[in-house]
RNA sequence: GUUCUUGUAGUGUAGUGGUUAACACGACUGACUCUGAAUCAGGAGAUCUCGGGUUCGAUUCCCGACAAGGACA
Numbered sequence: 001g002u003u004c005u006u007g008u009a010g011u012g013u014a015g016u017g018g019u020u021a022a023c024a025c026g027a028c029u030g031a032c033u034c035u036g037a038a039u040c041a042g043g044a045g046a047u048c049u050c051g052g053g054u055u056c057g058a059u060u061c062c063c064g065a066c067a068a069g070g071a072c073a
Stems, first nucleotide, its partner, number of pairs: 001072007010025004018056001028042004049065005
């Protein structure tokens, strides 16, 4: 330089056009305990990387930018 893939809570993932974006771990609060761990209960935590486009409606489809990774040179 060319090309492909990916970008979603603190971390790892799901969600292939329509109801309140789901799950696990972590953090927090409470119960239990002499204290902690474990266990149980609870709620909190995301402008779905950014900017445009398509659509009645976009996390999802299209284009561009940025970032990460792979292949080739």